[in-house]
């Protein structure tokens, strides 16, 4: 210098103006909305997206239900050791494969429990046998093909072994609580249903008694509705869950460990709705790209009194203008994994070439 491997980080900065949305404090205990629950309104201070907030794939916290214990079924995991709240994650390490290498990848338990499978080629593919030669004797030797020819292979086919898992999920769940329609209780008025203005007509059900030809008749009774008041469950609506003193964040340690990680010390409190906030405008600077201009080194041409001169070209530099800034946006929270990503800044290492 070229080509690579692994890994850490940033994701424009500052100022002004105007907004949006949380929190805390102060004040009137007021105003507005609402039946209520509750919500909103003033002033001051202050917080306000990410490395992936994505996917919702894995594991937890939390909540409800279920639950004596164990097993079966089902699902998942799989070298060894460790980390962790836990994991399918992470670390170290063994083995196999790939790479010259730095490194990368691995569904890497078991085929002396059992079943199943094997393309093409080949006479024959999991059952043993077949062909040729040979021998007293399936006794011995050889056999193209094919990954594999009689011994074995595949568990990413079933299966077995070991270990893990109760089920559902914040639309979980808890509390407050209208209107309407059911339910229950009490009081008053009325007493099945249909038609009708009314008179009246038609027509059931149940219980008890009774008669018979045993499924019909007769008699009595019940069953109702409206208003008022109360109780109770649920819904709309509201509040909590939910913005978290915690698996928390930042810094430090000649602390322990190869490492993941753990321990100690100091500091900090750090987004949060459901009308769903996190934005807009302007300025300065930075960065990338484009266009124009200037121009050092350098290159080319002409010229020279050999010192140089002139013209043209020329960037990674300077000036001006324009334009752009990826992937993407929290929604109960946390730990991982996967996927997306313009551009930029580092750190460690490898291979090759050259110089000393």
């Nucleotide at each position: 210098g070229a080509a690579g491997c692994c890994u850490g980080c940033c994701a424009g900065a500052c100022c002004g103006c105007c907004g949006c949305u949380g929190g805390u404090g102060c004040a009137a205990u007021c105003u507005g909305g609402g039946a209520a629950a509750c919500c909103a309104g003033g002033c001051a201070c202050u917080g306000g997206a990410g490395g992936a907030a994505c996917g919702u794939c894995c594991g937890g916290a939390c909540u409800g239900c279920a639950c004596a214990g164990g097993a079966c079924a089902g699902c998942g995991u799989a070298g060894g050791a460790g980390g962790u709240a836990a994991c399918a994650c992470c670390u170290c390490u063994c083995c196999a494969c790939c790479g010259u290498g730095a490194g990368g990848u691995g569904a890497g338990g078991a085929u002396u429990a059992g079943a199943g499978c094997a393309a093409c080629a080949g006479a024959g593919a999991c059952g043993a046998g077949c062909c040729g030669a040979u021998u007293c004797a399936g006794u011995u030797c050889g056999g193209g093909u094919g990954a594999a020819a009689c011994g074995g292979g595949c568990a990413a086919u079933c299966u077995c072994u070991a270990c893990g898992c109760g089920c559902a999920g914040c639309a979980a769940u808890a509390c407050c609580a209208a209107g309407u329609a059911g339910g229950c209780c009490a009081g008053c008025a009325c007493c099945g249903g249909g038609c009708g203005a009314a008179a009246g007509c038609c027509u059931a059900u149940c219980u008890u008694g009774u008669g018979g030809u045993u499924c019909c008749g007769c008699a009595a009774g019940a069953a109702u509705u409206g208003c008022u008041g109360g109780c109770g469950g649920g819904u709309a609506g509201g509040u909590a869950g939910c913005a978290c003193c915690g698996a928390g964040c930042c810094g430090g340690g000649u602390g322990g460990g190869c490492g993941a990680c753990c321990c100690c010390c100091g500091g900090c409190c750090c987004a949060g709705a459901u009308u769903a906030a996190u934005g807009g405008c302007g300025g300065u600077c930075a960065c990338a790209c484009c266009a124009g201009g200037c121009c050092a080194a350098c290159c080319u041409g002409c010229u020279u009194u050999c010192g140089g001169g002139c013209a043209g070209g020329g960037a990674a530099g300077c000036c001006u203008g324009g334009c752009g800034c990826a992937c993407a946006g929290a929604a109960u929270c946390c730990g991982g994994c996967u996927u997306a990503u313009c551009g930029g800044c580092g750190g460690g290492c490898u291979u090759c070439a050259c110089a000393c």

This is a predicted structure of a 356-nucleotide RNA (Bacterial RNase P class A) from Polaromonas sp.
RNAcentral holds the sequence, with entries from ENA.
A source record names the gene rnpB.
Rfam family: Bacterial RNase P class A. It is annotated as a ribozyme.